Predicted 3D model of a 479-nucleotide part of an RNA (small-subunit ribosomal RNA, 3' major domain) from an uncultured bacterium. The coordinates come from a structure-prediction model, not an experiment, and the mean pLDDT is 82. The RNAcentral record of the full RNA draws on ENA and SILVA.
[in-house]
Context: one part of a larger RNA
RNA sequence: UGACGGGGGCCCGCACAAGCGGUGGAGCAUGUGGUUUAAUUCGAAGCAACGCGCAGAACCUUACCACCUUUUGACAUGUCCAGUAUGGGGAGUGGAAACACACCCCUUCAGUUUCGGCUGGCUGGAACACAGGUGCUGCAUGGCUGUCGUCAGCUCGUGUCGUGAGAUGUUGGGUUAAGUCCCGCAACGAGCGCAACCCCCGCCUUUAGUUGCCAGCAUUCAGUUGGGCACUCUAAAGGGACUGCCGGUGGCAAGCCGGAGGAAGGUGGGGAUGACGUCAAGUCCACAUGGCCCUUACAGGGUGGGCUACACACGUGCUACAAUGGUAUCUACAAUGGGCAGCGAUCCCGCGAGGGGGAGCUAAUCUCCAAAAGAUAUCUCAGUUCGGAUUGCACUCUGCAACUCGAGUGCAUGAAGUUGGAAUCGCUAGUAAUCGUGGAUCAGCAUGCCACGGAGAAUACGUUCCCGGGCCUUGUACA
Repeated sequence: UGACGGGGGCCCGCACAAGCGGUGGAGCAUGUGGUUUAAUUCGAAGCAACGCGCAGAACCUUACCACCUUUUGACAUGUCCAGUAUGGGGAGUGGAAACACACCCCUUCAGUUUCGGCUGGCUGGAACACAGGUGCUGCAUGGCUGUCGUCAGCUCGUGUCGUGAGAUGUUGGGUUAAGUCCCGCAACGAGCGCAACCCCCGCCUUUAGUUGCCAGCAUUCAGUUGGGCACUCUAAAGGGACUGCCGGUGGCAAGCCGGAGGAAGGUGGGGAUGACGUCAAGUCCACAUGGCCCUUACAGGGUGGGCUACACACGUGCUACAAUGGUAUCUACAAUGGGCAGCGAUCCCGCGAGGGGGAGCUAAUCUCCAAAAGAUAUCUCAGUUCGGAUUGCACUCUGCAACUCGAGUGCAUGAAGUUGGAAUCGCUAGUAAUCGUGGAUCAGCAUGCCACGGAGAAUACGUUCCCGGGCCUUGUACA
C1' cells in the first nucleotide's frame, strides 16, 4: 500500500421488512446428471452450467456408431502429357446407395497466324509439391462474450511532504442517483468513467394529404362515390422543463421541502451506452491463429442407425387441482409484425384437421385477422359437466420418406391431482398477477425465445437483522 475481520462509523440496492404471485407435492414439456448403449457426438459446471451453444436432430443438419466405398482426393494453386470444346437430354448392367462398367441422340470454344503452330479457356490423365482434419492444447493466442456492475469509482502531469515503500490531490463539513455540486484545505490542474449529446413514448406547432381520415354538403347509406384535408393518423422539421418563478430552510453556498403555472417537475418514463481492472472465467465445434498430432486415414463419399434410450436424481417451464370456475349461446373493442417457390378473401365439399376452385395483393390499397379476457343461460361442491395424462380406432397435412422419431383432427378411454414439508424465487406502477396476438428459425414441428397490445392491483413503518456493494477509520502473526 492492499486484502481480510462472527472490528467500528456513514450510505445504497426487491437485500431485509410490508405486500402480491409462484417454485418445492401431481401429470406433461424441455435441459442436465447418472445409468444403459455399437453409438447414445461435443462443449457449458456456485452466483455468472442445466428451455445454455440449438432462431427449431425423421433424411440432410451430424461432428457419433455399424457396414460399404474413394485415395492428388468434395475444395485451392503449381508442373507435365493428351484431347478440343462444351452444354442439354435419354437410358442399360451390378449395387442398399455412393460408385464401377458400358452406350445413344441433339449441339460443336475464343484470339492471332507465315496455316506449321502459338496463347487463352475447358475436359481428362499421371506423378509430386500439397489439399483436408468439428483431431489436442481457451493454461500459447486474436477476436468476441459473461461477471462484479450502470456499482462510482480508476488514474495521470507538475508541485509539496517523507531516507524510502509511498502520501497528498481523491481526505474533511454539507449535498447528490453519481469522485454530482458547494465550502474548506499544500495543493493546482487534467484524463477514463458519471451526467449530457443519440433513439422511442408523453403535449403543442408547422409542412404534406394517398392507399389514410370524414366536421359540414350531396349520395345508390357501403368513406362507396363527388367533395374536403378541418379532425384522426402517417413522417419530417421545430417548440417545450431549466430548480426557470414564489415561499420556507440552509452558511448570502451547493442543495432540500412546499407551492404556482403546465401535457409533463426536479434524471418526466423506457432504451442504447458497461471506466481501470477481477475470475489463467467461457469459446481452438462460429471465425482467425502458434505449437503438437493423422495423411489408403484422425481425410472424402454413401446406406441404415444414434443424438429421441430409462430403475432414478436435479434445474427451468406448461397444464391443473375448480364456482373470481367449467360448458353452451351471443357478440364488442387492440397493437406490433409477416407475405410471390408467398399471404390467400368470397364460393363449394367435409362434424373437424383440411380439400377443390380462386378474386386481390411485391402491400397505410389485398391478405394472414378469429383478438381473448366480456355478457346471458346452465351446472351446485362431487374426483364432478373439475382435470386432462394415457391408450384404442379412423383420418388430415408437410415431405423421396413420419417404424425407430413429426404436428394436427374426430370418436372412444378418462390416470395423478382437493393448493403442495424443509426450503426457495420474482416483482415498487401501466409494474406484479392475468388475457390473447405477432415474428425469427422453419418443407413440417414451440409449453422455448424475441416482441405487441387488452384489462389491471396490493404494499413500503423503517434499516435492528440476512445477502451484495461504496466511502472513512481501526487491528493483523496475511500478500